[in-house]
RNA sequence: GCGGGCGUGGCGGAACCGGUAGACGCAGCAGACUUAAAAUCUGCCUCCCGGACGGGAGUGCGGGUUCGAUCCCCGCCGUCCGCACCA
Numbered sequence: 001g002c003g004g005g006c007g008u009g010g011c012g013g014a015a016c017c018g019g020u021a022g023a024c025g026c027a028g029c030a031g032a033c034u035u036a037a038a039a040u041c042u043g044c045c046u047c048c049c050g051g052a053c054g055g056g057a058g059u060g061c062g063g064g065u066u067c068g069a070u071c072c073c074c075g076c077c078g079u080c081c082g083c084a085c086c087a
Base pairs, nucleotide, nucleotide: 001083002082003081004080005079006078007077010026011025012024019067028044029043030042031041032040046057047056048055049054060076061075062074063073064072
C1' cells in the first nucleotide's frame, strides 16, 4: 500500500427485515434483614440541565439517504487479521 473483521454506559454483552438504544449480567449506590457483617431480597444505576415533573444529547468521528439509522451509503480515525512491498 491492497482486502477484510471489529468499535454501543464503569465492564461484559443484546437490540427481528431500518421502527422505544443499552435487554440480561457484573461492578456500584440506597434500603430491608442482622448485635454487626457476609449471604439473600427490593429499588436505583449512560451523560448533561432541573428540587421534582420533565427536557436535551448519545451506538468511534464527520457527512449523506430516509418520516425514521447501532443497522444502508461516502470519507476519516483507532484496532485486529490476511496479502503485497521490504533495493

The RNA shown here (transfer RNA) has 87 nucleotides and comes from a Pseudomonadota bacterium. Model confidence (mean pLDDT): 80 of 100. Its Rfam family is "tRNA". By type it is a transfer RNA.